This is a predicted complex of two RNAs, RNase P RNA and transfer RNA, with 378 nucleotides together.

RNA sequence: CGAGAUCAGGGGACUAUCGCUGGCAGAGCAAUCUGCGGGAGGAAAGUCCGGACACCAUAGGACAUCGUAGCGGGUAACGCCCGUCCGCCGUGAGGCGAGGACAAGUGCAACAGAAAGUAUGUAUGGUCGGGAAACCGAUGCGUAGUGAAACCAGGUAAACUCUACGAGGUGCAAGUCCAUGUAGGUGAGCGUCGAGUCUGUCCGAGGAGCUCACGGGUAGGAUGCUUGAGGUCUGGGGCAAUCCAGAUCCUAGAGGAAUGAUAGUUUAAUACAGAAUCCGGCUUAAUCCUGAUCUCGGUUU
RNA sequence: GCGGGGUUAGCUCAGCUGGAUAGAGUAGUUGGCUUCGAACCAAUUGGUCGGGGGUUCGAAUCCCUCACUCCGCGCCA
Numbered sequence: 001c002g003a004g005a006u007c008a009g010g011g012g013a014c015u016a017u018c019g020c021u022g023g024c025a026g027a028g029c030a031a032u033c034u035g036c037g038g039g040a041g042g043a044a045a046g047u048c049c050g051g052a053c054a055c056c057a058u059a060g061g062a063c064a065u066c067g068u069a070g071c072g073g074g075u076a077a078c079g080c081c082c083g084u085c086c087g088c089c090g091u092g093a094g095g096c097g098a099g100g101a102c103a104a105g106u107g108c109a110a111c112a113g114a115a116a117g118u119a120u121g122u123a124u125g126g127u128c129g130g131g132a133a134a135c136c137g138a139u140g141c142g143u144a145g146u147g148a149a150a151c152c153a154g155g156u157a158a159a160c161u162c163u164a165c166g167a168g169g170u171g172c173a174a175g176u177c178c179a180u181g182u183a184g185g186u187g188a189g190c191g192u193c194g195a196g197u198c199u200g201u202c203c204g205a206g207g208a209g210c211u212c213a214c215g216g217g218u219a220g221g222a223u224g225c226u227u228g229a230g231g232u233c234u235g236g237g238g239c240a241a242u243c244c245a246g247a248u249c250c251u252a253g254a255g256g257a258a259u260g261a262u263a264g265u266u267u268a269a270u271a272c273a274g275a276a277u278c279c280g281g282c283u284u285a286a287u288c289c290u291g292a293u294c295u296c297g298g299u300u301u
Numbered sequence: 302g303c304g305g306g307g308u309u310a311g312c313u314c315a316g317c318u319g320g321a322u323a324g325a326g327u328a329g330u331u332g333g334c335u336u337c338g339a340a341c342c343a344a345u346u347g348g349u350c351g352g353g354g355g356u357u358c359g360a361a362u363c364c365c366u367c368a369c370u371c372c373g374c375g376c377c378a
Stems, first nucleotide, its partner, number of pairs: 001297010012266007020039002023036005041272001045283002048281005053171004060203004065167005070084005085099001086097004100162002105160002107156002122144004126139005175223004185214006197205002216377002230249008302374007311327004320358001329345005351367005
C1' cells in the first nucleotide's frame, strides 16, 4: 500500500422565518391569545422468542399438544448472551452448527446394482473338500463393480417415536371507575338429568343462564400510563457474558393520534425509517463517518 | 393488539404422508373440418413452484427467515 476479519461509537450543531402538540403560569365571560420550558429510533419495524403487569381457582390433577437439546456459566426469564469440546468451511484472522437416543419399537431409501434390510451372496482371487481334468460344493477372508449408503449390533429422528427439562388460559381491545342512550325487545335452539366459565379433553371447581338470527342504542371521559430488571461516571470481582458498591441525572405519554418546513453557516451528516402498556433479546431494512485490535499478500528499510 | 389462511403456466386450480419428465381446465399458436366464422377434432408453446437460507443422496412438499395478500375477534341490552 492492497485485500480482508472481529469489536465499538456517532445518527448532527448553530442562526433566522413560518408552523404542530400537549404541560405550567398569566389574560379573557367564552372562543382564544401571550410567555416559559418539553417533544421518536438504532432499528420505534416484523410480532419470531422470553418476561413484568392485569383478570380468570393464590393456577389444582391426568392425558393430549407444543417447545428446547454436547458440557459449564450468566440472567427476572428465554429458543438470548458468554466460555469451552467436537464437526464442517476458510491459506489465515475467523465463521457456521435444531450437536440427546436408531444397542426399545415402527416406518423409509427413486435410479443404478447380484443384493437396500429377521438381509442376501454377483464377478474374481484365496483357503478347505470332492474329482484324472473340466468343473462342483463349502467358507464369507481379500479385491472389484453400482450407489448418498453394501457383508456392519449398517443409514435415517428439520420420519413417527423414546429420554430429559419446560409451558394453565387470555392480552392494556388486560382490567377499574363515571357518564350518555334505549325496546333489559322478537323468533329459533340448548340448559339444575348442570348452561356459559376456569379449559384442547376428562376429573375437579362453580351454580343460571347461554348460542344464533332479526331489531334497537352508544360511537364520550377518567384511570391503568410511564421512575424503570432505568441512564451516566468512578472503583472492585470475573477469561467473558455479567455482577457488586458509591456518586449523580429524570429523559415523549399522545389518543383518527403532535414531534415539521424553508433558507444560510459548518460538516461525512445522507439512508432506512415514526412511539401507542412497559422491558430483555432475535431477525429484517438501510447509508455515511470515526476508532481499536488482528490476519493474508506485496513493496521499501 | 390477538388469532388463522393463501402465494404453483397469461387466468382458475390439483399435487404438499419427500423420489427425479411438476399436471388439469381455460387462454395462446399451428393444422384439420367449413363457402367463411363459431363450436368440434388433433398437435404444440408456456413454470427460477413468492424471495433467501438450511436438513437430506434427493425439497413444490420438511424446518427457519423475509415479502405480499385475504379472513376473523371490540361496548350496552

It holds a member of the Rfam family "Bacterial RNase P class A". Rfam's curators write: Ribonuclease P (RNase P) is a ubiquitous endoribonuclease, found in archaea, bacteria and eukarya as well as chloroplasts and mitochondria.